[in-house]
C1' cells in the first nucleotide's frame, strides 16, 4: 500500500398508501411518505419473463341500419370477448456501460 470476505455507521435510493398532474390503459413525473435495498433498487428495453391493448385484427357472439315485399342472404356501424406492441416495467431476471465511503 493493494485485493477478497464479513460486519457497524454515514451517504443514497424509496415499495403500499394519499394528493396533484399526464396518459385509452399499464403506468409514469411531482410532493408527502418508507417496505424495502445499498454498490449499483444508478443508466441502457439488447435476450427472457410479466403487465396493458388505444390503433389494428376475427369462419367469434348480440343488436342496430341499409340492399330484397318478407324470410334467407349479403354489407355497414355499435358493444362485448380473443389475438396483437412501435406502449410499460431495470425495485423480475441475464447482459452491457458508468460509479461513494470511515472504522473493526
Nucleotide at each position: 500500500c493493494u485485493u477478497c470476505g464479513g460486519u457497524u455507521g454515514g451517504g443514497g435510493u424509496a415499495a403500499a398508501c394519499u394528493u396533484c398532474g399526464c396518459g385509452a390503459a399499464a403506468g409514469c413525473g411531482a410532493a408527502g411518505g418508507a417496505c424495502g435495498c445499498u454498490a449499483a433498487a444508478a443508466u441502457c428495453a439488447u435476450g427472457g419473463g410479466u403487465c396493458u391493448a388505444a390503433g389494428g385484427u376475427g369462419c367469434u357472439a348480440a343488436u342496430u341500419u341499409c340492399a330484397c315485399a318478407c324470410a334467407c342472404u349479403g354489407a355497414a356501424a355499435u358493444u362485448a370477448c380473443g389475438c396483437u406492441a412501435g406502449g410499460a416495467u431495470c425495485g423480475c431476471c441475464a447482459g452491457a456501460u458508468u460509479a461513494c465511503a470511515a472504522g473493526c
Predicted 3D model of a 104-nucleotide RNA (c-di-GMP-I riboswitch aptamer) from Desulfosporosinus sp. HMP52. The coordinates come from a structure-prediction model, not an experiment, and the mean pLDDT is 79. The model forms 95% of the base pairs in the Rfam consensus. Rfam family: c-di-GMP-I riboswitch aptamer. Rfam links the family to the GO term cyclic-di-GMP binding. Rfam describes the family as follows. GEMM was predicted in a large-scale screen for bacterial structured RNA regulatory elements. It was read from a public genome assembly, where an Rfam model found it.